[in-house]
Context: one part of a larger RNA
RNA sequence: AACGAACGCUGGCGGCGCGUUUUAAGCAUGCAAGUCGAAUGGGAAGCUAGUGCUUGCACUGGUGGAACAUGGCGGACGGGUGAGUAACACGUAGAUAAUCUGCCUUUUAGUUGGGGAUACCCCAUGGAAACAUGGAAUAAUACCGAAUAUGUCUAUGGAUAAGAAUAUUUAUAGAUGAAAGGGGCUUUGGCUUCGCUAAGAGAUGAGUCUGCGGCUCAUUAGCUAGUUGGUGGGGUAAAGGCUCACCAAGGCAAUGAUGAGUAGCCGGCCUGAGAGGGUGAUCGGCCACAUUGGGACUGAGACACGGCCCAGACUCCUACGGGAGGCAGCAGCUAAGAAUCUUCCGCAAUGGACGAAAGUCUGACGGAGCGACGCCGCGUGAGCGAAGAAGGCCGAGAGGUUGUAAAGCUCUUUUCUUUGGGAAGAAUAACGGUUGUAGGUAAUGACAACCAGAUGACAUUAACUUAGGAAUAAGCCCCGGCUAAUUACGUGCCAGCAGCCGCGGUAACACGUAAGGGGCGAGCGUUGUUC
Numbered sequence: 001a002a003c004g005a006a007c008g009c010u011g012g013c014g015g016c017g018c019g020u021u022u023u024a025a026g027c028a029u030g031c032a033a034g035u036c037g038a039a040u041g042g043g044a045a046g047c048u049a050g051u052g053c054u055u056g057c058a059c060u061g062g063u064g065g066a067a068c069a070u071g072g073c074g075g076a077c078g079g080g081u082g083a084g085u086a087a088c089a090c091g092u093a094g095a096u097a098a099u100c101u102g103c104c105u106u107u108u109a110g111u112u113g114g115g116g117a118u119a120c121c122c123c124a125u126g127g128a129a130a131c132a133u134g135g136a137a138u139a140a141u142a143c144c145g146a147a148u149a150u151g152u153c154u155a156u157g158g159a160u161a162a163g164a165a166u167a168u169u170u171a172u173a174g175a176u177g178a179a180a181g182g183g184g185c186u187u188u189g190g191c192u193u194c195g196c197u198a199a200g201a202g203a204u205g206a207g208u209c210u211g212c213g214g215c216u217c218a219u220u221a222g223c224u225a226g227u228u229g230g231u232g233g234g235g236u237a238a239a240g241g242c243u244c245a246c247c248a249a250g251g252c253a254a255u256g257a258u259g260a261g262u263a264g265c266c267g268g269c270c271u272g273a274g275a276g277g278g279u280g281a282u283c284g285g286c287c288a289c290a291u292u293g294g295g296a297c298u299g300a301g302a303c304a305c306g307g308c309c310c311a312g313a314c315u316c317c318u319a320c321g322g323g324a325g326g327c328a329g330c331a332g333c334u335a336a337g338a339a340u341c342u343u344c345c346g347c348a349a350u351g352g353a354c355g356a357a358a359g360u361c362u363g364a365c366g367g368a369g370c371g372a373c374g375c376c377g378c379g380u381g382a383g384c385g386a387a388g389a390a391g392g393c394c395g396a397g398a399g400g401u402u403g404u405a406a407a408g409c410u411c412u413u414u415u416c417u418u419u420g421g422g423a424a425g426a427a428u429a430a431c432g433g434u435u436g437u438a439g440g441u442a443a444u445g446a447c448a449a450c451c452a453g454a455u456g457a458c459a460u461u462a463a464c465u466u467a468g469g470a471a472u473a474a475g476c477c478c479c480g481g482c483u484a485a486u487u488a489c490g491u492g493c494c495a496g497c498a499g500c501c502g503c504g505g506u507a508a509c510a511c512g513u514a515a516g517g518g519g520c521g522a523g524c525g526u527u528g529u530u531c
Stems, first nucleotide, its partner, number of pairs: 001530003005527005012378006018371002020336001025334003029331003034073003039070003046063008080289003090213007099206002104202008112146001114144002122135005151176011181194005215261003222252003227249008264286004268279004291312005314325004342368001344367003350364001351362004381411004391402004416468002420464001425458001432451006475520005480501003486515005496503002
């Protein structure tokens, strides 16, 4: 000098930050990932009209659109934690002629003709439940064949280029796709838009490989059999002992292998004149993990925190046959500990998912609450006021000191209480209107510009303003030397102090108290840690 601090005493306000460093211990409760009816089946309640009448019920039509289910996209982002990891995990510089990439942008071509199912629902059965089974019926942008193929892939042959594995191009043969869908407008011809399919390019994201760099111990010296290399199968999006068969006997190591211990890495942060040393909270990038261990499925992407399966431990329910669960998400609880917060408000803003949109969801986020935990700012009044009240302390006394300090007088109102109106954070979206551009017979539509256009959690906001009145607001540590600041009394090697030196045994500047003084100040001191 610093701190994610803690403890003791004290405590007025505001702004901005920060807040389980310990037990990757266990968790009651609520919420944290949904959305789309413009893909589809479905049609409850309610409302309305009518009929029957038993006068409040049934049926029919219309409107309405809930539940449930199929399907699509998203649940791989966002949020948390640092257990593991000494490793291409990270940082930096490269490689990928060894690779993939949903949504997005752009370009080209297409979107033809068919089929069989199935969920919810209904009927029935089993079960305490979780749930399961059978029968009948049905839809789609769900599923499955077929046609077409610019293109793509594979095989063979040719040409060109390159240092090589190869790349480009061309010919032949084979393989390979569609949602025919939804909305809108139509002079019913079609048009338009959102989708869908194939292919090329881009962007973004990711995988893999490599050089170099950053801990301790040699009281760890040898380690290694898929081990090191080759050939050939397999596997992957992709190179590769990644895996397998066979063959060879290699590979690493005092330039520290192997083993053990510790540890997420970095931008940064702290310190320091620097070089260095320490550290890795908050914020940002990367990695790893999600009760412990293992596994795959789906998918563009996971071996998936709030998905699935198996095993273990633990907790809960049970009709004892069997089931359910996973806060290292936000709050909150228990335990541990010196120690760390509200079971709050809102989607108004920013961002994300879905949707054509309206919108829905969003404990991300924006805010408020608690905590002097930190940094910064403000205040607790200002001026005048005695050779100087009282009281306290010291002194034999005179007197000294507290001290312009108080009282008193004159002011001010930052703060505080009260009154009133009151910004900015809101940009625009849908919808509507005007003009223009290209195309079209036209209408929707597309693109561009302009006008108009709802919405505020915070919030009794900030800032301003009315009234009132010095009113609501000072402590902590120290005073032997280091080290700024001294006297008196009490105690008597006791009680105690102490960072070091050391004080205390009857005249203690060192213990305790008081007065005075010094330092800092809404803080002050102590402890811990780093330089």